Predicted 3D model of RNase P RNA and transfer RNA as a complex of 466 nucleotides. It holds a member of the Rfam family "Bacterial RNase P class A". Its Rfam clan is "RNaseP clan". It is annotated as a ribozyme.
[in-house]
RNA sequence: CGAGGUGACCGGACGGUCGCGGUCGUCCCCGUCGCAAGGCGGGGACGGUCGAGGAAAGUCCGGGCUCCACAGGGCAGGGUGGUCGCCAACAGCGACCCGGGGUGACCCGCGGGACAGUGCCACAGAGAAGAGACCGCCUCCCUCUCGAGGGCGGCAAGGGUGAAACGGUGCGGCAAGAGCGCACCAGCGCUCGGGGUGACCCGAGCGGCUCGGCAAACCCCACCCGGAGCAAGGUCAAGAGGAGCCGCGUGGCUCUGCGCAGACGUUCGAGGGCGGCCCGCCCGAGUCUGCGGGUAGACCGCACGAGGCCACUGGCAACAGCGGUCCUAGAUGGAUGACCGUCACCUUCCUCCGGGGAGGGACAGAACCCGGCUUACAGGUCACCUCGUCCC
RNA sequence: GGCGGAGUAGCUCAGUUAGGCAGAGCAAGCGGCUCAUAAUCGCUGUGUCGCCGGUUCAAAUCCGGCCUCCGCUA
Numbered sequence: 001c002g003a004g005g006u007g008a009c010c011g012g013a014c015g016g017u018c019g020c021g022g023u024c025g026u027c028c029c030c031g032u033c034g035c036a037a038g039g040c041g042g043g044g045a046c047g048g049u050c051g052a053g054g055a056a057a058g059u060c061c062g063g064g065c066u067c068c069a070c071a072g073g074g075c076a077g078g079g080u081g082g083u084c085g086c087c088a089a090c091a092g093c094g095a096c097c098c099g100g101g102g103u104g105a106c107c108c109g110c111g112g113g114a115c116a117g118u119g120c121c122a123c124a125g126a127g128a129a130g131a132g133a134c135c136g137c138c139u140c141c142c143u144c145u146c147g148a149g150g151g152c153g154g155c156a157a158g159g160g161u162g163a164a165a166c167g168g169u170g171c172g173g174c175a176a177g178a179g180c181g182c183a184c185c186a187g188c189g190c191u192c193g194g195g196g197u198g199a200c201c202c203g204a205g206c207g208g209c210u211c212g213g214c215a216a217a218c219c220c221c222a223c224c225c226g227g228a229g230c231a232a233g234g235u236c237a238a239g240a241g242g243a244g245c246c247g248c249g250u251g252g253c254u255c256u257g258c259g260c261a262g263a264c265g266u267u268c269g270a271g272g273g274c275g276g277c278c279c280g281c282c283c284g285a286g287u288c289u290g291c292g293g294g295u296a297g298a299c300c301g302c303a304c305g306a307g308g309c310c311a312c313u314g315g316c317a318a319c320a321g322c323g324g325u326c327c328u329a330g331a332u333g334g335a336u337g338a339c340c341g342u343c344a345c346c347u348u349c350c351u352c353c354g355g356g357g358a359g360g361g362a363c364a365g366a367a368c369c370c371g372g373c374u375u376a377c378a379g380g381u382c383a384c385c386u387c388g389u390c391c392c
Numbered sequence: 393g394g395c396g397g398a399g400u401a402g403c404u405c406a407g408u409u410a411g412g413c414a415g416a417g418c419a420a421g422c423g424g425c426u427c428a429u430a431a432u433c434g435c436u437g438u439g440u441c442g443c444c445g446g447u448u449c450a451a452a453u454c455c456g457g458c459c460u461c462c463g464c465u466a
Base pairs, nucleotide, nucleotide: 001388002387003386004385005384006383007382008381009380010379012343013342014341015340016339017338018337020051021050022049023048024047025046026045027044028043029042030041031040032039033038053363057374058373060372061371062370063369064368065229066228067227068226072279073278074277075276077225078224079223080222081221082096083095084094085093086092097111098109099108100107101106112220113219117218118217119214120213121212134159135158136155137154138153140151141150142149143148144147167185168184169183170182171181172180186210188207189206190205191204192203193202194201195200233300234299235298236297241256242255243254244253245252246251258292259291260290261289262288263287264286271283272282273281307326308325309324310323312321313320314319345360346359347358348357349356350355393465394464395463396462397461398460399459402418403417404416405415412449420436421435422434423433424432442458443457444456445455446454
C1' cells in the first nucleotide's frame, strides 16, 4: 500500500424566528359554592425548566407488576437440548469441547438418543436394511455349423441404477471369487491406564471383521412451564330505566342502578376459580342466550429502576461485590416540529491551488416497565488482529 | 395499545393429517353441433404454493425470520 476479520462507538453542532406537549411561578378571564375573605373546576398570556431511539420497530422469548382462592395433584399439551458457569429469568450471554468452512485472523452449528419401540426412504434399479443377481466371472453336463447356444450349480471382483448398495488398499488364496486368511488404515463395541469439575482428549490391548440415513417423523430420556394481560386492576362522577313522595302544571326530591323475552338453578346446588379432561379444595344465588337502550369522562396504576457512568477488588470472561456520582418525556386522536444563517461531513463541477458554485443527509419514531433476540439503517470514527506485495 | 387467524391457477377452494409428479369447480382459448347465438359435447393452457433462509436425497407440507390482509378486545 492492497485485501480482509473481530469488537466498541457516533447517528450532525451552534445561533435566530415561529409553533407543540409536560411541569413550576406570576397575572387575567369564565363557571360554581359562600354575606365576605376565600375554596374548587376550566381557559388564556408572560417567564423559567424539561421533551424519542440504537433500534423507541417486530411482538419472537424471559421477568417484574396486577387480578383470578393461598396458585393444589395427575393426565394431556407446550418449550428447551454438547459441557461448565453467569443471570431475577430466558430460546440470552461467557469460556471450553466436538463437527464443518477458510491459507489465516476468524466464522457457522435446534450439537441428547437410530441395539427401547413404531414408521418412512418416491423415481430409477436385480436388490433400499440381517438385501440382492440385470449385464458379467467360473467348474461340470448337453448340443452343433467349433466358437457360440442351452442347462444344474457356485460367486459378488468389475459394469450399470440411485441421494444412499452392507468397509478401503495391497499380498496370499481360489475353478472363479469373497475378511476366506494376513498386514496397514478407517469405523464400532468392550476392558485397562493417564489427564480434565465436565463435555471430552491421549495411550495400550482384545473382539467379530463391519447393521446406512431420517427424531426441524411419531416417540424415548433429562429439565422447565397455572391462566390472563395496564383496554391488567382500583377509586370517583355521570347515565338509560324503575319505585315512592311533593306540586294545578312545566317540574323537583329520595332510593335503586337499565328494560323485555326465553332457558337452567337456590342444599336433590345452576354457575364460577379451572384455558383440554379427571380428582381434590374453595366461592356460591344467581347464571347464560337473544333483542333494544345508556355511558365512551376524571384520577390512581405511571415514571427511582434487577437503572446509567467512573474508579477499585475478585474472575480468562459473562458477571459479582464495594465506593463515588447522575437521573430531566409522560401524551390519551396521541406533543417532541418548520424555516433562515454560520460551521462541519458526503457527492459533483470550475480553479489563478488561496478557494468558489450546485446538490444531499438514512432507518425510523415512546404509550406500564425492564433483560435479551431478530429485522431496517445515508454516512462516519476508534482499537486490536490476519494474509499478500514492496522498502529499510 | 394488547391478543388471535389467514395467504395455493383470473375467481372460490382442496391438498399441510406422520414430506415423494400440485389438483377440482367456475372462468378463458380452440374445435364440433347450428343459417347464427346460447345451451351442450370434445380438447387445451394456466402456478416463483406471499417472500428469504435452514433441516432433508427430496419441502406447498417441518423449523426460523420478514411482508400483506382480516378478526377480537375497554